[in-house]
């Protein structure tokens, strides 16, 4: 250089058919329960879905380009 795969909550991920979709476990605080810890129950916060354009009545989803990561090739 060139092409491919991939970024979504503090961590791992799901959402693949453009709309009713912003979530699930783990973490984190709170509350109950226990003498007191665990573990169990209940419930909250935390996201401008890399990042800028763009197409769309509408974008996590499509496209261009950029930025990182993991890979093939020259």
């Nucleotide at each position: 250089c060139u092409c491919g795969c991939u970024g979504u909550a503090g961590c791992u991920c799901a959402g693949u058919c453009g709309g009713u979709c912003g979530g699930a476990g783990c973490g984190u605080c709170g509350c109950c329960c226990u003498g007191a810890u665990a573990a169990g129950g209940c419930g909250a916060a935390g996201g401008u879905c890399g990042g800028u354009g763009g197409u769309u009545c509408g974008a996590g989803u499509c496209c261009a380009c950029c930025c990182g990561g993991c890979g093939a090739g020259a």

Background:
A computed fold for a 74-nucleotide RNA from Actinoplanes nipponensis, annotated as transfer RNA. Taxonomically the source falls in Actinoplanes (Bacteria, Actinomycetota, Actinomycetes, Micromonosporaceae). Its Rfam family is "tRNA". Its family is annotated with triplet codon-amino acid adaptor activity in the Gene Ontology. It is annotated as a transfer RNA. Its mean pLDDT, the model's own confidence on a scale to 100, is 81. The sequence is in RNAcentral, with records from ENA and Rfam.